Predicted 3D model of a 525-nucleotide part of an RNA (small-subunit ribosomal RNA, 5' domain) from an uncultured prokaryote. Rfam family: Bacterial small subunit ribosomal RNA. Gene Ontology terms of the family: ribosome and structural constituent of ribosome. The prediction has a mean pLDDT of 82.
Context: one part of a larger RNA
RNA sequence: AACGAACGCUGGCGGCGUGGAUAAGACAUGCAAGUCGAACGAGAAAUUGAAUAGCUUGCUAAUUGGAGUGACAGUGGCGGACGGGUGCGUAACACGUGAGCAACCUGCCCUAAAGUGGGGGAUAGCCUUCCGAAAGGAAGAUUAAUACCGCAUGUGGUCUUCGGACCAAAGGUGGCUUCGGCUACCGCUUUAGGAUGGGCUCGCGGCCUAUCAGUUUGUUGGUGAGGUAACGGCUCACCAAGACGAUGACGGGUAGCUGGUCUGAGAGGACGAUCAGCCUCACUGGAACUGAGACACGGUCCAGACACCUACGGGUGGCAGCAGUCGAGAAUCAUUCACAAUGGACGAAAGUCUGAUGGUGCAACGCCGCGUGGAGGAUGACGGCCUUCGGGUUGUAAACUCCUGUCAUCUGGGAGUAUAAGGUAGGUGGGUUAAUAGCCCAUUCUAUUGAUAGUAGCCGAAGAGGAAGGGACGGCUAACUUCGUGCCAGCAGCCGCGGUAAUACGAAGGUCCCAAGCGUUGUUC
Repeated sequence: AACGAACGCUGGCGGCGUGGAUAAGACAUGCAAGUCGAACGAGAAAUUGAAUAGCUUGCUAAUUGGAGUGACAGUGGCGGACGGGUGCGUAACACGUGAGCAACCUGCCCUAAAGUGGGGGAUAGCCUUCCGAAAGGAAGAUUAAUACCGCAUGUGGUCUUCGGACCAAAGGUGGCUUCGGCUACCGCUUUAGGAUGGGCUCGCGGCCUAUCAGUUUGUUGGUGAGGUAACGGCUCACCAAGACGAUGACGGGUAGCUGGUCUGAGAGGACGAUCAGCCUCACUGGAACUGAGACACGGUCCAGACACCUACGGGUGGCAGCAGUCGAGAAUCAUUCACAAUGGACGAAAGUCUGAUGGUGCAACGCCGCGUGGAGGAUGACGGCCUUCGGGUUGUAAACUCCUGUCAUCUGGGAGUAUAAGGUAGGUGGGUUAAUAGCCCAUUCUAUUGAUAGUAGCCGAAGAGGAAGGGACGGCUAACUUCGUGCCAGCAGCCGCGGUAAUACGAAGGUCCCAAGCGUUGUUC
C1' cells in the first nucleotide's frame, strides 16, 4: 500500500460498486423453456344472426344446422445443445499465442441455379371395454396433416470398370376469378458459394518434488479391414521390436487456464472475487437415443447411495438456475417488482414466454462526495483539572448578539430513461401484378405503451433546531500531568514497564492523529 474480509467500540445522508471464499453438504415451497390454430383432426364455453317451440309480441331455450372467435389435452414444426450456475476433476493441445487441414461438419441467415408432378397405408387424439392404490398400462373401433412410405422427373449431386447405377419435395394464408385458373407472401426439395459456429493436428509458453530413476505391450511402427463429419492403434487381425527418459520420463503432491488484479521506481513477487474469453461438471458411476449441433443442469435407460409416497404389489425425486431453509463456519443479502428498455425462443403478425436482463430492498463491505453550522463575542464567567496558592489551563470554547439554510423534515407541482422503437388506423410515393384487389418497401401525421416512481431534480415553509466517535500519548512515533496500585493487578509489535514519588498498569484532566468511522486480527507485496 492492498483486501470478496472477520471481530471490538461507534454510527447522519447520498452516488457508484461489491456481497456463500467453508460442506461439488442435504434440501420444504414458489418460479427459472416455451411457442406456433397462417401445418392437423376433434372440440367445451361464450358471441352473432337464422329456423323451430313457448307465449308475457319481444323475451325465453329443453332443440337444429351455419359463421367468425376460441380454453385444456393430442399429432406435427422450431426451440429445450443458447441464456444462467459451479470449479469437483484436469499438469492436459485444458489454456495462451502462432500456424496448418489436398483429412472435416455447419440448423436458422445471405447470394445464385433448378424444381415443387401423381399416389398409398397407418397412427395419436376422440369413443367403448378392461387392469392398477397410484404412477401408469392393455385391447377394440375410427380419423387428419407441412407426420410416414412408394412411383415419376433429374437442373444438379454421389459412386464409377466410363458402359452405367443410385438420390428429392408439402403445403398454408390473402386477393381476383369467366370457377378453368391467375397472383402476392410465407414455406418445401436438390445443388453451388458465402457468413457464422464448431471438430482435428502441430511449434512455443506457464507449479512443486529425485527422500519418485527407470517407464511402456495397443505399448512404437507397418500391411489389411472396420469405424468416424474427418486424419489417426480410434478399434481389430497379422507382422516387426520398437517408443519415452537427468534438456527429468514414470510416480507423488497441488491446481481450472487467460485477459487481468494487488504490490513495486522498475525488474520481479503474490493472486486469478466481481467483468470478459476458453475449458469442465450437473446426486455418484456407466451408456446410448434424437438431432445441424448433446453422449444433454430443469431429456431417456441401467446400477448405486440418499430421501419421499404406498393399498406392500410397486412408484417418485435430484437448487453447482433465482429467492429461500437446515447444517458446518470468524463470515457473506429479499421466499421482492417488471418484461417499460436491451437481448433471446417461437410466431406472417398481434403477441406469449424469459429469476437472462432492467430495477428496488438489506449490509459503513469498499471507494468517492456532503453535513453535524457561520460571524462577532473577555469580567478571559461557572464547573473540571493542575498549582510554587500568586495563578495557570480547558478557552472565543460556552453564555449572549447577528446570520445562513446544505442534508434530514413538511407542502406543492413533477422528469429524463422513450423527439421511443415496434404495432394499429389514415394519406402519399415506389415495387410486384392482368389488376386501381392483395402483398411488400419508403416517408409523414394521429393515437397508444414506464417496473423504476409520485422517485430524481425544482418552488416554497419552519427552525441551529435531528446528526461524533475511535485509537494513542516511554523510544521507534505526533502527543504529559495528577491520583490509585505496589514484580500485585496488569501492559506489550520490538526494546521492555510494574518490588511506595510509574509520562509504560487503572482512572481523571489535558494533548495528538484520523474521522462516519477508528482500532485489532488474518493474508499478499